[in-house]
């Protein structure tokens, strides 16, 4: 300097290849049942697609540059 992989709730993942439904699940957290209290179980609530453009009726998803973090070459 090149190429290459990787970015989604506080953590962890799926979904991306092959564009479409409220962006799903785990754990953590709030409220509530339940218990002598506690935990557990049950219900419920909120909480996320690195950034900026493009393409398109419609992008997490496809293209472009940029950011970060990993790996290979020199």
């Nucleotide at each position: 300097g090149c190429c290459c992989c990787u970015g989604u709730a506080g953590u962890c993942u799926a979904g991306c290849c092959u564009g479409g439904a409220u962006a799903g699940g785990a754990u953590a957290g709030g409220a509530g049942c339940u218990u002598g209290c506690g935990g557990a179980g049950c219900u419920u609530c909120a909480g996320a697609c690195c950034u900026g453009g493009g393409u398109u009726c419609g992008a997490a998803u496809c293209c472009c540059g940029g950011c970060a973090g990993g790996g290979g070459c020199a």